[in-house]
Molecule: Guanidine-I riboswitch aptamer
RNA sequence: AUUAAAAGUUUCUAGGGUUCCGCGGUUUCGCCGGCUGGUCCGAGAGAAACACACUACUUUAUAAAGUGUACACGGAUGGAUAAAAGCCAGGGAGAU
Numbered sequence: 001a002u003u004a005a006a007a008g009u010u011u012c013u014a015g016g017g018u019u020c021c022g023c024g025g026u027u028u029c030g031c032c033g034g035c036u037g038g039u040c041c042g043a044g045a046g047a048a049a050c051a052c053a054c055u056a057c058u059u060u061a062u063a064a065a066g067u068g069u070a071c072a073c074g075g076a077u078g079g080a081u082a083a084a085a086g087c088c089a090g091g092g093a094g095a096u
Base pairs, nucleotide, nucleotide: 008050009049010048011047012046015041016040020038021037022035023033024032025031026030051069052068053067054066055065071091073094077089078088079087
């Protein structure tokens, strides 16, 4: 100095806030409070399932079984939505 691209889908969880519902307060047509919650957002570096690949078995089926799908330190800042975030920029900058 250089070190490409890609690294699936769904559901859920950690986490997150406040549009809506609920709750609480209030000067009760309204406003305020994220407040144990429901809805909602939600992981590259969390989970499971599906999917894919291979293996062996069976025999006429696309069934059931096993294995694999690696690794992964990381800001600040900005952006979306009602709002925030392990969301998005971003497996980025940087570090090793």